Model confidence (mean pLDDT): 86 of 100.
Large-subunit ribosomal RNA, domain VI from a Clostridiales bacterium, 253 nucleotides, folded computationally.
The organism belongs to Eubacteriales, within Bacteria.
It matches the Rfam family "Bacterial large subunit ribosomal RNA".
[in-house]
Context: one part of a larger RNA
RNA sequence: UGUUGGAAAUUUGAGAGGGUUUGUCCUUAGUACGAGAGGACCGGGAUGAACAAACCGAUGGUGUAUCUGUUAGGUACCAAACCUACGGCAGAGUAGCCAAGUUUGGAAUGGAUAAACGCUGAAAGCAUCUAAGCGUGAAACCAUCCUCAAAACUAGAUUUCCAUAUCAGACCCCUUGCAGACGACAAGGUUGAUAGGUGAGGGAUGUAAGUGUAGUGAUGCAUUUAGUUGACUCAUACUAAUAGGUCGAUAGC
Numbered sequence: 001u002g003u004u005g006g007a008a009a010u011u012u013g014a015g016a017g018g019g020u021u022u023g024u025c026c027u028u029a030g031u032a033c034g035a036g037a038g039g040a041c042c043g044g045g046a047u048g049a050a051c052a053a054a055c056c057g058a059u060g061g062u063g064u065a066u067c068u069g070u071u072a073g074g075u076a077c078c079a080a081a082c083c084u085a086c087g088g089c090a091g092a093g094u095a096g097c098c099a100a101g102u103u104u105g106g107a108a109u110g111g112a113u114a115a116a117c118g119c120u121g122a123a124a125g126c127a128u129c130u131a132a133g134c135g136u137g138a139a140a141c142c143a144u145c146c147u148c149a150a151a152a153c154u155a156g157a158u159u160u161c162c163a164u165a166u167c168a169g170a171c172c173c174c175u176u177g178c179a180g181a182c183g184a185c186a187a188g189g190u191u192g193a194u195a196g197g198u199g200a201g202g203g204a205u206g207u208a209a210g211u212g213u214a215g216u217g218a219u220g221c222a223u224u225u226a227g228u229u230g231a232c233u234c235a236u237a238c239u240a241a242u243a244g245g246u247c248g249a250u251a252g253c
Base pairs, nucleotide, nucleotide: 001151005162006161007160008159009158010157011156015148016147017146018145021049022048023047024046025045026044027043033038051105052104053103054102055101059099060098061097062096066092067091068090069089070088071085072084073083074082075081109143110142111141116136117135118134119133169247170246171245172244173189174188175187176186177185194240195239196238197236198235199234200233201232203229204228205227210223211222212221213220214219
């Protein structure tokens, strides 16, 4: 831009894409078969490999500033705290992301078939699966399963809303994240929990500072499972989403 009034939702599915793998073991059964050696079809069950998708409760990885310890220098000195040194180094670690982790998947079924095997059956008084006709039959094909999908220009369907100066609706703008290169998508914009803050909790770290006390001291103990705390959960309008503008059927010309 189109889909021939404009919108908001919900959909149908022409068509397109994905997927389609396979081992071992048990049983049937040491049965059928075979002199023996050996050793099944068919059917039933279990458990794996690789691959794919999703997820983070558990196991783990990361977790650049969440906590702690500690070295050197600095902030005049002590204490406390902070800065720089690859996050200085080291020990842990929430959320998120992730696999080596967890869960799930391939199935089953139907249709039409290939090779093949058949039925009936003439040409050709017989015979013949074939010439007419009718069957069985494979991981392959078409469906079934998953995803996208009405620009499917044959532009589909259903429901609801809108009636006069802009309506319904959408956007700009702003607060954002389960989204993201940017657009987009999604949640919100005071009739508000969207983000920050605050309060409470969870989780993490591991017992703060100050004071008291024991010790010459390093240090220990008590107050104290403290203190601190990015992402998690709940609550709360304290702060910021203010104010405003644009497009939008038609009318009209």